A computed fold for a 678-nucleotide part of an RNA from Eshraghiella crossota, annotated as large-subunit ribosomal RNA, domain II. It matches the Rfam family "Bacterial large subunit ribosomal RNA".
[in-house]
Context: one part of a larger RNA
RNA sequence: UCCGGCGAGUCACGCCGGCUGGCAAGGUUAAGGACUAAAGGUCCGGAGCCGAAGGGAAACCAAGUCUUAAUAGGGCGAAGAGUCAGUCAGCGUGGACCCGAAACCGGGUGAUCUACCCAUGUCCAGGAUGAAGCUGCCGUAAGAGGUAGUGGAGGUCCGAACACACAUCCGUUGAAAAGGGUGGUGAUGAGGUGUGGGUAGGGGAGAAAUUCCAAUCGAACCCGGAGAUAGCUGGUUCUCCUCGAAAUAGCUUUAGGGCUAGCCUUCAGUUAGUCUGCCGCAGGUAGAGCACUGAAUUUCCUAGGGGGCGUCAAAGCCUACCGAAGAAUAUCAAACUCCGAAUGGCGGACAGAUGAUGCUGGGGAGUCAGACUGCACGAGAUAAGUUGGGUGGUCAAAAGGGAAAGAGCCCAGACCUACAGCUAAGGUCCCAAAGUACGUGUUAAGUGGAAAAGGAUGUGGGAUUUCAAAGACAGCUAGGAUGUUGGCUUAGAAGCAGCCAUACAUUAAAAGAGUGCGUAAUAGCUCACUAGCCGAGAGGUCCUGCGCCGAAAAUGUCCGGGGCUAAAACACGACACCGAAGCUUAGGAAUCAGAAAUGAUUGGUAGAGGAGCAUUCUUAAAUCAUCGAAGCUGUACCGAUAAGGAGCAGUGGAGGUUUAAGAAGAGAGAAUGCCGGA
Numbered sequence: 001u002c003c004g005g006c007g008a009g010u011c012a013c014g015c016c017g018g019c020u021g022g023c024a025a026g027g028u029u030a031a032g033g034a035c036u037a038a039a040g041g042u043c044c045g046g047a048g049c050c051g052a053a054g055g056g057a058a059a060c061c062a063a064g065u066c067u068u069a070a071u072a073g074g075g076c077g078a079a080g081a082g083u084c085a086g087u088c089a090g091c092g093u094g095g096a097c098c099c100g101a102a103a104c105c106g107g108g109u110g111a112u113c114u115a116c117c118c119a120u121g122u123c124c125a126g127g128a129u130g131a132a133g134c135u136g137c138c139g140u141a142a143g144a145g146g147u148a149g150u151g152g153a154g155g156u157c158c159g160a161a162c163a164c165a166c167a168u169c170c171g172u173u174g175a176a177a178a179g180g181g182u183g184g185u186g187a188u189g190a191g192g193u194g195u196g197g198g199u200a201g202g203g204g205a206g207a208a209a210u211u212c213c214a215a216u217c218g219a220a221c222c223c224g225g226a227g228a229u230a231g232c233u234g235g236u237u238c239u240c241c242u243c244g245a246a247a248u249a250g251c252u253u254u255a256g257g258g259c260u261a262g263c264c265u266u267c268a269g270u271u272a273g274u275c276u277g278c279c280g281c282a283g284g285u286a287g288a289g290c291a292c293u294g295a296a297u298u299u300c301c302u303a304g305g306g307g308g309c310g311u312c313a314a315a316g317c318c319u320a321c322c323g324a325a326g327a328a329u330a331u332c333a334a335a336c337u338c339c340g341a342a343u344g345g346c347g348g349a350c351a352g353a354u355g356a357u358g359c360u361g362g363g364g365a366g367u368c369a370g371a372c373u374g375c376a377c378g379a380g381a382u383a384a385g386u387u388g389g390g391u392g393g394u395c396a397a398a399a400g401g402g403a404a405a406g407a408g409c410c411c412a413g414a415c416c417u418a419c420a421g422c423u424a425a426g427g428u429c430c431c432a433a434a435g436u437a438c439g440u441g442u443u444a445a446g447u448g449g450a451a452a453a454g455g456a457u458g459u460g461g462g463a464u465u466u467c468a469a470a471g472a473c474a475g476c477u478a479g480g481a482u483g484u485u486g487g488c489u490u491a492g493a494a495g496c497a498g499c500c501a502u503a504c505a506u507u508a509a510a511a512g513a514g515u516g517c518g519u520a521a522u523a524g525c526u527c528a529c530u531a532g533c534c535g536a537g538a539g540g541u542c543c544u545g546c547g548c549c550g551a552a553a554a555u556g557u558c559c560g561g562g563g564c565u566a567a568a569a570c571a572c573g574a575c576a577c578c579g580a581a582g583c584u585u586a587g588g589a590a591u592c593a594g595a596a597a598u599g600a601u602u603g604g605u606a607g608a609g610g611a612g613c614a615u616u617c618u619u620a621a622a623u624c625a626u627c628g629a630a631g632c633u634g635u636a637c638c639g640a641u642a643a644g645g646a647g648c649a650g651u652g653g654a655g656g657u658u659u660a661a662g663a664a665g666a667g668a669g670a671a672u673g674c675c676g677g678a
Stems, first nucleotide, its partner, number of pairs: 001678006011094005017088007026050003032044004054061002064076004097235002100232001104225006115199009124189001126158003129154001133150006162186003166183005201217001203213003210219001238612006248261005262367002264364007273354005278348004287339001288337002293333003298328003304322002306319004370395006377388003400411003415588004420584003426578003429562003435575001438573005448564001454549002458546010475533005481506003486500003512527001516525002589602005613667001615664010631651005637645002
C1' cells in the first nucleotide's frame, strides 16, 4: 500500500406534536390475583391518573372570580372533546452517535535498578617524594638554631588492577533502547566493591541536577471510581423523488460555543401578497451656497498695540510694523446650511400586470469564520488578493460557453436521449468551428501586444488669423547710406562694456543712433529693411485622432503560439457565418394543477419532507431440493428511475426460497480505525 472481516443516533422512563385505531363527557387500569389450550392468551382488580370549571397569595366564591370604597373600569375565565393504546419525529434524564486526552481520587505493589543510611566482609601491581618525632655532632650560660643520619607523614606525586566519563572519530532501521576505537581523570581516599538490612508516592532519598525511586518521574507502577470530562479534532455505511438555507441582529466570563429572532422545510387554517402607473406624505443626501458656525485670501478703513520724533512729564505728530470690528474681493467644510434634487421609503377605497408568491398556528431543522466583484463611503498612504459597514451580482450550494490557463469577471441556470436546427458572450489566416469578406479612414510605432510627469517641425482632421499675381514664403543677385565716432563715461567706447536719449533728422526703392559674430578701439562679416530674378501658395495660434521618446532585473521574448502592415492592428458602418448542457425540434420519464384536453415545472451543500431496494431473524400460508439446497465462479438477460432482480453452465454437497405481516446487533471507502492476510 492493497484485500477480507468487524466498525458509529441505541434502549428505558417521562414530556410534546403528527398519523392510525378503540371508546367518548368520559377514557384507562397499576401492583396483584384466577383460569389456561402456554399465547403478540383470557378474565378479574377503579387504588390511581387525565379530562369534564374557573378566579384569587389565601380565606373564599363560583360561570364567574380577582382588583377596589365601587354596582365603574380592567385582568384571567365561561359558549362541549377528551382519553387510552400503537407508530413516527423531537426534547429531557441517563455513557446517550462512535473513537480520542492530559489529568483527579481510592486501595494496593515496588529500594534485586538507583539515592542515602545501618551492620558485616573484602580490594587497591610497582615506583617516587621524604613532614613530625628520634639519635649523633656543632652551637648556647641554658636555650634557640645549624648539620648528618634515622624515621615514614600526606583528601602527596608517577602509574596497572579497579572506578570514572573530559575530547574526538565511528555507530544512529546500531553488534548495543547509551556501545566501540584512540587518547583522558582518580587510583590510601569525602576511595572501590560483595552480602544482609532500612527509608514509599505529595511520600522517600538527594555533596542539589526537578536528580533518582526497576529502560517510566514537576509527582512511580497496578487495579478500581470509569464508558471521568472534552463548547475540541477525526469518523458516521443503500437508492430515487420534492423543496431548499445561513455565514445577520440582540444578549452572553461571550467572541471558532450557545439562546431567541431572521432566512429553509412540513402539516393545518385563512385570504391576502408582489410589481408598474397615478395620487398623497415625510426627509436634508448629491449638488450648490456663505445667511449661521468655523476655516482661509487680498485691499481699504480703523479701535487697540509696537516703533520713532517730541518732552521734566505730557499733549501732539509720523509710521514700507501687527491689527479686532466694519466695507469690498475671492474661497473651503463628515460632525456649517439661506437652499436643495434624482433614486429610494411610507400610505392609498384607483387602474393594469402577476397568479399562490402573503399571513396565522403547530412539528423539524441547519446557519452565527463568508469570499470576490460593480456602485456610493469610513479606516489606511483616495496602499494591499488590506480592513469596516451599506446596496446589487456571482461563488459558497452552479455544471456548460468565453476570458490561453482561472471559485467570486462576461454569457447562461444541466430531468433523460438525438451523428437535428437557431442564437448569447466571444469570435471567423493556420493551430481551431466560422469572412485571407465588404465600405471609408487612421497608424509605420510590431503601436496593436504593459506605465507617468515632462519633451518633440511624427502624422491625419477641424477652427481662426496674417502675408500673397499691386508677386507673398524660401533661395539667388544688389543695396543696407548721410549728419555721426549721437551725448555721457572712458586709456579707448566709433551701431554692438556701461548710462541717457532713440515717436531725432537728411537722402531715399530701402537702410535701427542698430539683430548677432568680430576688434585693444577701428576695420570686417551679417541681420532688420528695400529692389531685381523666380512664379503660387506661405507663416502663426488653438482644439482634436493615432503614433514617438521618457522605458534598467534576475529560468525564456509582456499577442496562448505560428505569424500579421491598403492588416490577421485601430475607428466607424453595413452584411454573412461559427459558437453553450441557453432556445427550438423529435421521442421519453417524473412531479404539480386540471373532470379531461392540456399546461407548467424538474442545478443544488447544510437541512426539512416523501417513496422504495437489500440484509438477519420470527409468525402464517405456499413451494423448491441428493434427478443436487445455500455458498462460490462465469455470463452477451430483465429494469427507457435507482438501490437491485432472474436464467443458464461449472463447482459445491444439505438445506433453501416466495408471498403477507412483524422485529432489528439492518447496508462501509475513509475514523494517523481494530483484527487477519498478501
Taxonomically the source falls in Eshraghiella (Bacteria, Bacillati, Bacillota, Lachnospiraceae).